[in-house]
RNA sequence: CGUUCGAAAGAGCAAAUCUAUUGAAAAGUGGAGACGCAAAGCUAGAGGGGCUUCGAUGCAUCAAAGGCAACAUGCCAGCCUGUUGCCGAC
Repeated sequence: CGUUCGAAAGAGCAAAUCUAUUGAAAAGUGGAGACGCAAAGCUAGAGGGGCUUCGAUGCAUCAAAGGCAACAUGCCAGCCUGUUGCCGAC
């Protein structure tokens, strides 16, 4: 320096759920908690994918409320790609 690799050590992260809080929601953050993770580090203005719909639009209605449809400028990196990288092994 490289690797379609992960037996060990030391460390790290933290799903579901509960709780407080922010938010229209998705979801975020703090605490408890561990299903898992060798990138569960970083990037959502690099690309794909997924979630939500305050609001604007359309449908319907005499009209409004409510409903339905589709839309991101709101989110997800623990979906894939991207990118950086610890220890060990080779």